RNAcentral holds the sequence, with entries from ENA. Predicted 3D model of a 73-nucleotide RNA (transfer RNA) from Holospora undulata HU1.

[in-house]
RNA sequence: GGGGGUAUAGCUCAGCGGGAGAGCGUUACGUUGACAUCGUAAAGGUCACAGGUUCGAUCCUUGUUAUCCCCAC
Numbered sequence: 001g002g003g004g005g006u007a008u009a010g011c012u013c014a015g016c017g018g019g020a021g022a023g024c025g026u027u028a029c030g031u032u033g034a035c036a037u038c039g040u041a042a043a044g045g046u047c048a049c050a051g052g053u054u055c056g057a058u059c060c061u062u063g064u065u066a067u068c069c070c071c072a073c
Stems, first nucleotide, its partner, number of pairs: 001071007010024004018055001026042005048064005
C1' cells in the first nucleotide's frame, strides 16, 4: 500500500428501517443474628465520529477514526 472483520450499558454480547435489550456487574429493599444465596425494584446509552438516502436510520450508503486478521513490500 491492497482486501476483509469488528465498534451498541462498567464487562461479554444480541438486535433489527418505526419500542434500544439480555446475562454478569452496581445501588436500594426484602430474607438472615450476620454474610452468602435467592427474590423485587432502580440507575446506567451521543448505538465510534461526520455526511447522504428515507416520512423515519443502531440498521442502508459514503468518508474518517480505532482495533484485529490476511496479502504485498

The coordinates come from a structure-prediction model, not an experiment, and the mean pLDDT is 82.